[in-house]
A computed fold for a 72-nucleotide RNA from Candidatus Magasanikbacteria bacterium RIFCSPHIGHO2_01_FULL_50_8, annotated as transfer RNA. Rfam family: tRNA. The family's RNA type in Rfam is transfer RNA. RNAcentral records the identical sequence in 2 taxa. The prediction has a mean pLDDT of 81.
RNA sequence: GCCUCGGUAGCUCAGUGGUAGAGCAGACGCCUGAAGAGCGUCGUGUCGUCAGUUCGAUUCUGACCCGGGGCA
Numbered sequence: 001g002c003c004u005c006g007g008u009a010g011c012u013c014a015g016u017g018g019u020a021g022a023g024c025a026g027a028c029g030c031c032u033g034a035a036g037a038g039c040g041u042c043g044u045g046u047c048g049u050c051a052g053u054u055c056g057a058u059u060c061u062g063a064c065c066c067g068g069g070g071c072a
Stems, first nucleotide, its partner, number of pairs: 001071007010024004018055001026042005048064005
């Protein structure tokens, strides 16, 4: 340099055109002498960046940035 896969919540990941979710972690409440466990409630996010297509983009297209793998 080229090819390929990925970048979404604090972490691990789903979602693949109609405006974003799960598990874990965390917070609060109940319970306990107290804590843990258990039960109940709560998502806090410029969906890597910039442009394009579209009525509408996390999703499609292009360029760029970052990370993994491959070829030279």